RNA sequence: CGCUCAUCCAGAGCGGUGGAGGGACGGGCCCUGUGAAGCCGCGGCAACCGGCGGGAUGCGCACGGUGCCAAAGCCCGAUCGAUGAGCC
Numbered sequence: 001c002g003c004u005c006a007u008c009c010a011g012a013g014c015g016g017u018g019g020a021g022g023g024a025c026g027g028g029c030c031c032u033g034u035g036a037a038g039c040c041g042c043g044g045c046a047a048c049c050g051g052c053g054g055g056a057u058g059c060g061c062a063c064g065g066u067g068c069c070a071a072a073g074c075c076c077g078a079u080c081g082a083u084g085a086g087c088c
Base pairs, nucleotide, nucleotide: 002087003086004085005084006083007082008081013042014041015040016039017038021031022030023029025077026076027075028074043069044068045067048065049064050063051061052060053059073080
């Protein structure tokens, strides 16, 4: 990268740095010099996989592995996207 399955109307920030963009893509509509993206520090949310508890579950814990912390995956569209787990 590709394939399969599951989920995507909930939840979660404050500094530093940086300087003009960002919300994957198209069209909208939003966010942004009252400081975008990125990077760093600390914090948090959640519970997909592993672990532990439990007779057990669509249960609990949150130790490990991810992930995430504007708006219904922001809306619509699409041979669309993201995350987790497995396979190759």